[in-house]
Context: one part of a larger RNA
This record gives sequence, C1' cells and structure tokens, in this order.
RNA sequence: CUCUGGUUAAGGAACUAGGCAAAUUGACACCGUAACUUCGGAAUAAGGUGUGCCAUCAUUAAGUGAAGGGACUUGCUCCUGGAGCUGAAGAUGGUUGCAACAAAGCGGCGGUAGCGACUGUUUACUAAAAACACAGGACUCUGCUAAAGCGCAAGCUGAUGUAUAGGGUCUGACGCCUGCCCGGUGCCGGAAGGUUAAGAGGAGUUGUUAGCAGACUUGUCUGCGAAGCAGCGAAUUGAAGCCCCGGUAAACGGCGGCCGUAACUAUAACGGUCCUAAGGUAGCGAAAUUCCUUGUCGGGUAAGUUCCGACCUGCACGAAUGGCGUAACGACUUCCGCACUGUCUCGACCAGGGACUCG
Repeated sequence: CUCUGGUUAAGGAACUAGGCAAAUUGACACCGUAACUUCGGAAUAAGGUGUGCCAUCAUUAAGUGAAGGGACUUGCUCCUGGAGCUGAAGAUGGUUGCAACAAAGCGGCGGUAGCGACUGUUUACUAAAAACACAGGACUCUGCUAAAGCGCAAGCUGAUGUAUAGGGUCUGACGCCUGCCCGGUGCCGGAAGGUUAAGAGGAGUUGUUAGCAGACUUGUCUGCGAAGCAGCGAAUUGAAGCCCCGGUAAACGGCGGCCGUAACUAUAACGGUCCUAAGGUAGCGAAAUUCCUUGUCGGGUAAGUUCCGACCUGCACGAAUGGCGUAACGACUUCCGCACUGUCUCGACCAGGGACUCG
C1' cells in the first nucleotide's frame, strides 16, 4: 500500500449522479395509532412503557382429580367429595450491575409524485423493469367430418369437447367513461350493368396439290386450283374477380386554414370565406409526451435546470395502438423530512490475510 473486520473527539449527508456503503431499528408483552379506503385494509402505522433475581400476597387464579360418602336402573353408572399433582399472569417491597430481549438471532421510519391494479414471469453468462402475463372487457370466426393447426398422404390435435364450447386479434383489476369520420385500405353483403381466362364456336384466310391452262430447253418452270390434311382464326358464348351499389372503426386508420368583430386596452361569445370523409368531444396537459425552456406564478431551501401545486401559448395529449382517476401492492423511478451514522470535513488507531524485506 491492498483486502476483510473493529473503534473513533466535534460536526452529522457538508460526500455523491444518487445516503452507494455503513450505521440506526430489531424479540416479547402492554398502551397507543393519522390521512385515505374497494370498509378488507392502511397497521408491527407513527409514538411510548416494561423485561434479571429474591421475598410477601399465596396452601394464588386455573387445570387435573385419589380415598371416602350417598343414590339407584347394579354399571367401565350417576351425584358428592376434595387429598395429591401441575401451575400461568399480576401487585407490593427489596436487590446486583455500565447495561437484565445484558450474548447470538431478530423491521429504520414518515411524507409526495410517476408508472404498472395486484401474487406471478423474463434477457441461464452486463437489463427484473414502467417490459410479458394476468382476472376482467370487446370484436371476430366456427353448427361438428366445426373453425384453426401439423402432415405429400393415411392420420392426429382441437376433443372422447359442442356456441355458458373452441380458435384468432386487441385491451388489461376496480370506478367514471369511451365522442366525430366509411372518402382511402381491409372485411361483410348485393347482384342489374361494364370488363374478363381456359373452354365452346367457327365466319374467314394461308400452306400443300389431283387436275386444268400457258411456255418451252419434254421434265421442268409459271399461273389458276377441287377434295382431303394441316396452320392461323373474327363474330358469338363463357365463372369468380375487378369496376359498380350498400354496410362496417373495441377493423387498418383519420380527426383543418385565413380574415374581421364588444364604449380604455386586451380578448373574441359573434360574423365572413376556403377546403375536407370528418375537422379532436369528455378528460388531462411544459406531462415517461413541451422544441423555444431553467416557460410564468405559487410552495419547499439561506440559495432549487430536479420536485410538488397551478396556468394553457398541446413544436408534436386524447378516449380499448384506450382517456382520466384510484385503496392495496412494488429488490421499480422522482423529490422531501426524522432518526442514524467515518459517505464526508479529515483523518487517526487496532486485529487478521496478502503485498513487501530477510531467510
């Protein structure tokens, strides 16, 4: 010097990102216990007092219940009886020590706000959380050979279940609620019209050439060309889908701008105009969301970019991608206080293990 422990004057968070770590508290009994609340809780709330041993009350209260006695229904009976044994809790007085739950073990507490209702689950090896789950809510699919899923199939799960059931998606206890928009995308329904595939259809057209005509260099060329075969192929017909017509937002999603106006000023209940499918309702709001921003005001401090309460100018909250509250709960996060302390002012000392020196 380092590690693990112990003690520490005065102060007591001045340390620090942050009381991290340490200290405090701690058992049992009694007294006492607030806001709030879903009336269960909160609560061991908080805050106090007592605790050893001896004597007396005291042959304590209480428990157990022998012998004996009595009754008859004669029994492992009932009534009485109280010996013996066990034995709290307390009152009064005394007594030892620094200290009596004398050691060990054994909650620090309170207030405020955010998030998540809760118990639970999770990144085995840097994250335990506000993330996941959850009971509850809603939408939707599914009538049973169910929907859905696995498999090429057979088959199996669903389920030896049957819509109070099963699958999918979203939300997430509870309380009060959940506004407007169906134009776009999706889903559901409709079927008149438009468009539309293979297929059906076959108007027509092309090739080939038996034949005919012409030319000549007599076996070739040129022209026309039936039937058959082959190729191409118009009209017409032809489903779902799409177009089209409706519905649907706890489906995916969306929820405006400019100008003017009141007898101080300011502001605009009011008016005008443009656009839209409709222009954000209730509630909340500088918020886990606010850029400007350490917004402004109030509280707390001597002093507060954090915190709490308001305001509303919401860059860019907002209603099951749920909104706003909420008792209880949380190894969650923020701020404050009491107690407590070597965290600190600022160090010091002690014990043990290393390092180090010598061997």
Background:
This is a predicted structure of a 359-nucleotide part of an RNA (large-subunit ribosomal RNA, domain IV) from uncultured bacterium AD243-H1. The full RNA is in RNAcentral, with records from SILVA. Rfam family: Bacterial large subunit ribosomal RNA.